[in-house]
RNA sequence: GACGAACGCUGGCGGCGGGCUUAACACAUGCAAGUCGAACGAGAAACCUGUAGCUUGCUACAGGUAGAGAGUGGCGCACGGGUGCGUAACGCGUAGACAACCUACCCUUAGAUGGGGAAUAACUUCUGGAAACGGGAGCUAAUACCGCAUAUUGUCAAUUUAUCGCAUGAUAGAUUGAUGAAAGCAUUAGCGUCUAAGGAUGGGUCUGCGUCGGAUUAGGUAGUUGGUGAGGUAAAAGCUCACCAAGCCGACGAUCCGUAGCUGGUCUGAGAGGAUGAUCAGCCACACUGGCACUGAGACACGGGCCAGACUCCUACGGGAGGCAGCAGUGAGGAAUAUUGGGCAAUGGGCGCAAGCCUGACCCAGCCACGCCGCGUGCAGGAUGACACCCCUCUGGGGCGUAAACUGCUUUUAUAUGAGAAGAACAUGCCCGACGUUCGGGUACUGACGGUAUCAUAAGAAUAAGGACCGGCUAACUCCGUGCCAGCAGCCGCGGUAAUACGGAGGGUCCAAGCGUUGUCCGGAUUCACUGGGUGUAAAGGGUGUGUAGGUGGGAUAACAAGUCAGAGGUGAAAGCCUGCAGCUUAACUGUAGAACUGCCUUUGAUACUGUUAUUCUUGAGUCUUGGAGAGGUCACUGGAAUUCUGUGGUGUAGCGGUGAAAUGCGUAGAUAUCACGAGGAACACCUGUUGCGUAGGCGGGUGACUGGACAAGUACUGACACUGAGGCACGAAAGCGUGGGGAGCGAACAGGAUUAGAUACCCUGGUAGUCCACGCCGUAAACGAUGAAUACUCGGCGUUGCCUGGAAUUUUCCGGGCAGUGCCCAAGUUAACGCAUUAAGUAUUCCACCUGGGGAGUACGCUCGCAAGAGUGAAACUCAAAGGAAUUGACGGGGGCCCGCACAAGCGGUGGAGCAUGUGGCUUAAUUCGAUGCAACGCGAGGAACCUUACCUGGGCUCGAACGCUACCGGACAGUCCCUGAAAGGGGAUUUCCUUCGGGUCGGUAGUGAGGUGCUGCAUGGCUGUCGUCAGUUCGUGUCGUGAGAUGUUGGGUUAAGUCCCGCAACGAACGCAACCCCUAUCGUUAGUUACCAGCGGAUAAUGCCGGGGACUCUAACGAGACUGCCUGCGCAAGCAGUGAGGAAGGUGGGGACGACGUCAAGUCAUCAUGGCCCUUACGCCCAGGGCUGCACACGUGCUACAAUGGAUGAUACAGAGGGCAGCUACUGCGCGAGCAGAUGCGAAUCUUCAAAGUCAUUCUCAGUUCGGAUUGGAGUCUGCAACUCGACUCCAUGAAGCCGGAAUCGCUAGUAAUCGCGUAUCAGCUACGACGCGGUGAAUACGUUCCCGGGCCUUGUACACACCGCCCGUCAAGCCAUGAAAGCCGGGGGCACCCGAAGUCCGUGACCUAACCUUAUGAGGGAGCGGCCGAAGGUGAAACUGGUAAUUGGGGCU
Repeated sequence: GACGAACGCUGGCGGCGGGCUUAACACAUGCAAGUCGAACGAGAAACCUGUAGCUUGCUACAGGUAGAGAGUGGCGCACGGGUGCGUAACGCGUAGACAACCUACCCUUAGAUGGGGAAUAACUUCUGGAAACGGGAGCUAAUACCGCAUAUUGUCAAUUUAUCGCAUGAUAGAUUGAUGAAAGCAUUAGCGUCUAAGGAUGGGUCUGCGUCGGAUUAGGUAGUUGGUGAGGUAAAAGCUCACCAAGCCGACGAUCCGUAGCUGGUCUGAGAGGAUGAUCAGCCACACUGGCACUGAGACACGGGCCAGACUCCUACGGGAGGCAGCAGUGAGGAAUAUUGGGCAAUGGGCGCAAGCCUGACCCAGCCACGCCGCGUGCAGGAUGACACCCCUCUGGGGCGUAAACUGCUUUUAUAUGAGAAGAACAUGCCCGACGUUCGGGUACUGACGGUAUCAUAAGAAUAAGGACCGGCUAACUCCGUGCCAGCAGCCGCGGUAAUACGGAGGGUCCAAGCGUUGUCCGGAUUCACUGGGUGUAAAGGGUGUGUAGGUGGGAUAACAAGUCAGAGGUGAAAGCCUGCAGCUUAACUGUAGAACUGCCUUUGAUACUGUUAUUCUUGAGUCUUGGAGAGGUCACUGGAAUUCUGUGGUGUAGCGGUGAAAUGCGUAGAUAUCACGAGGAACACCUGUUGCGUAGGCGGGUGACUGGACAAGUACUGACACUGAGGCACGAAAGCGUGGGGAGCGAACAGGAUUAGAUACCCUGGUAGUCCACGCCGUAAACGAUGAAUACUCGGCGUUGCCUGGAAUUUUCCGGGCAGUGCCCAAGUUAACGCAUUAAGUAUUCCACCUGGGGAGUACGCUCGCAAGAGUGAAACUCAAAGGAAUUGACGGGGGCCCGCACAAGCGGUGGAGCAUGUGGCUUAAUUCGAUGCAACGCGAGGAACCUUACCUGGGCUCGAACGCUACCGGACAGUCCCUGAAAGGGGAUUUCCUUCGGGUCGGUAGUGAGGUGCUGCAUGGCUGUCGUCAGUUCGUGUCGUGAGAUGUUGGGUUAAGUCCCGCAACGAACGCAACCCCUAUCGUUAGUUACCAGCGGAUAAUGCCGGGGACUCUAACGAGACUGCCUGCGCAAGCAGUGAGGAAGGUGGGGACGACGUCAAGUCAUCAUGGCCCUUACGCCCAGGGCUGCACACGUGCUACAAUGGAUGAUACAGAGGGCAGCUACUGCGCGAGCAGAUGCGAAUCUUCAAAGUCAUUCUCAGUUCGGAUUGGAGUCUGCAACUCGACUCCAUGAAGCCGGAAUCGCUAGUAAUCGCGUAUCAGCUACGACGCGGUGAAUACGUUCCCGGGCCUUGUACACACCGCCCGUCAAGCCAUGAAAGCCGGGGGCACCCGAAGUCCGUGACCUAACCUUAUGAGGGAGCGGCCGAAGGUGAAACUGGUAAUUGGGGCU
């Protein structure tokens, strides 16, 4: 795009079309084929006339008109109408043929129509039967039937002439003989009949070509193929029969199976094609199923016959009737398809002279949006963009929306009333004309549709819009609901709490009386590729050769004209398509004219190419001569090295062997080792080489025999002999099979030993088939160059093998050329890319083979081959939306290279063991609030839980609420204070009474509104943070390369801590990172000098910078200087590196800090804070008391103190830094053993306050659970605080646990570092601080080095990974579902074969029975019944084959 459609929702009108696609299923009822009296007999009713009778309106008779229902006869019924069962066929289409045929009615021409005869239906009567339907007897007519006569150009036979044809032969003529016709009716015209010829029309038969699928259908055929003869037909013919011959068809697809009416056309498509065959038209076939003939011009006959069968109906049970695939209609089937209508007015048909009759053909109407076409549902104006509803919103507004209201206009359509066709006169009848007609003129009559189309008038916007869609494809977006549910979905895919994708709504988009969905066909699909594809790696080259059929084929000349090209003729039905014009108001529709129908046939030409024939050529191909190369093949002989030997002998002694390490195994019966001799089998080191040979498989010691091929040179011969090659035939590694040998080594299976969680493996010790030989099978391999064969052409470079050849040189040899092989690299070209590239995967030609998404499956079934194993051929159901190729970027690797890091190593000190502290898990609990969970949670949030904190639990209370904003009202009441109650909160009571500029303010209460939530979601978020990682990386612009993803830059060579820098480079630049800039610290300078300092001067003191002073020093705190590989030497192109270098306080980033790229981990945090959404609202909010967060069989992390002599204890004594301080730090004095208390002073601090400790000097302890260690416990206290019971810290006395240096494992640290020592601060009433954050004192050891562990960076490589190795993924097993193979069987189906039976019927035979015409003659002839025979449908029986369904069980497969 289309449709004979169906379904869902909806529906105003008209025109033109269409309407059982399924059950060729069954059918009630009505109709669909009759007509002719101008063929015939008979003649009812009715009417007219006359006569008679009489009951005067009846009957009878005669005549006339008229003609029903039947009958004889003629014509028709073979057309028209229906359907598509069958049919793969001369059925259809197309083009031809009939010298092999027929044709009623019609036309033309010629002629004829003479004369006789015998019957029979109707009818009458008798009779059978329920009926259908008959039977007997008798009468009668014809255009019914039968002879006779006559006869043409009929037919037949014979003789003969001419002409023609491709042939059989045909046509025409002549002569003779034989033979063959007829029907009349009407009367005005006229209509018929017969013979013959011709025409027209309609048919019959034959032929070329075309016409679906299956080869898992390969052979079929006995009347089969042909001949002779006969029969038969309208006609050729095995059409039929007898005999003879053995043919005929088939890979160009016979036969068989399945499916199917064919065509013009229709739909689609640019076309070529593909699909289809409704309506209309042509042909065919069929008429309940099967068979058969009759009649006839025509049938083997839809509304005829006979028989058989199935079914239905009637029946008196004896017997009969029927055939809607005609029009309506019914049932059934189905998703689905209409009225039991009107009319013969028109067109057409039958009969008739005609009038006319018949006509479910046809013309019309009815039903159905089934389709196409047309029309309408209003048009114009109207903004304050109205008030509303509804929707959205950032709450400002926006949308619906000129939409509405309102104003004006129109009236198609619908409604009402009225007028009102064409189709119809060219027909027919009659009249006239005319020789005559189907001609002309005149006249009469006729309309189903239908009072329809159409027209006029009237009134009034009045009577008329829906459907689908809105994530992308694809035009159209928001809100709410839902929450992987419900659902959507054509594909991709949506939905797990913010869904433009589900459902609803608002809005929008597209179509529109329709819109969607489903189904089917074509297109897109170049996705079966003729036009117009491919096969190295995506699916796809046969394992190789040989060769048949077939296809294709070198140069020249000539002829022919089959292909090819051109002209002409015929045909290609009409309709349809296309174009012009025309008719319905337009269109659809229709008419008319043209074009077209791409085809076929005939004919005339052309001859380049192909073809055929003939002649010829040598370049393709082959032969010949000479030559060398070679693991080419077959057979025979032969050689040495090595292995082995339960072979022999000798030497010799305890091990051998084997592995990562072992063990099994062998060995004192003498192994292994070693020597000599022997036996036997298999394989041939070095040479050996991307060397050679072979078609491929393949071929490797040497010699010989036989033998194949290729190559080079020569150019003698043949003269296209060629290429390819479906089938066929041959060869064909390894393994395997059969028979017989052989068997050294190796070695499936097997056994043992190891390894391992296991180890039916890898490793080891043994070891059978086999490996070897002969003969015979098998016929497959990643049989690979994953690349079929042949020919030609198309830049080059470098090797190598064989032969020939040129040049040089003294041989070896060197430099070239040609042909044939064999390799590497590369250009053009090509390819998806990778790559290929004269050995093509380039450019062309020829031929063969093969492919068409993945899986199922190279499976099943069938067939062929095979001894078997198996091989060849080779599906489907079902299932998935991918499978696959090449390349790219990452990530990963028990891949590689380079490099770094307290990563290892080298060291020092720890943890893990003990006790305690602290955090976590777990357990417990009313609650033990919550969060953090590998590194990167666990002395973490918490830098301080007794109450508070506090979020948890129990209990008691409050509800505008504990706090805050706003509004309204009220009040100076409340509040406060006091009292009662209570655990408190709260409740109750009493008392009291603000300020003011008089506007109000303030406070409180009540009411309302916003509250409040440490409730959920860190996977909705912001912010902040951790981590890789202070690792050196991450990107961009432009350019270039690539089809593209992407690459390049950023890689490479060096160098660095560094993508730091240098050099090179299709890159050139740039950004974020690195570094630097910032702070502290180390040196110096300048400035400044109090509270710090005190050298020099002066003063004072018991003493002290105490004082005057000073500005030198230290210090303080501001500004500067200084360090840059700057200098030197060496190395290096440079960058840079090295030097105990110089100088310098400091040397190569001086030390430390702050600073954290692009990003990763849906990392952490909704409980800091903020915040979307959701949830609670007399509670998940708020207040209070008490409890809990501290709970303890246990496990882990982080720490402290120790285990002691480098120590403990006691005494004396020296030296810091950085901080803090008013609800504070506190000097000093006194008291207390002490914690502390009391008094008191200074200081908001460079001013006052704050013992430094290790250390040093002495004494003591003497190796022990101790004078180590201090847990635990008892007692007594101090301090803070409303309050130390749960649950604080500290002090004193007493007690004195474990622990004697810590398993596996594991952590930190590279210099002022580790280790060790103390001091301070935050939080804080107090404290669990042994924590955290800072400060200084003392102050080491070690680093060979980068193999390994961990982490990281760069380059490279492989990848089936991309959620990225914590990836992906294989097979069994378990469960569910699905389709399918096999299967003892069971049940069908169509067809063939054989046999039996054999209806109707044709034909043949017979015919003793019957018999009017004509002849004979009295019986026959002829005809018939009957009987018999051949054939013969249905039916029956049988054995096979094919095909389907089903089946216990069973096999694999797919999905989850």

Predicted 3D model of a 1456-nucleotide RNA (small-subunit ribosomal RNA) from an uncultured prokaryote. Its Rfam family is "Bacterial small subunit ribosomal RNA". The prediction has a mean pLDDT of 83.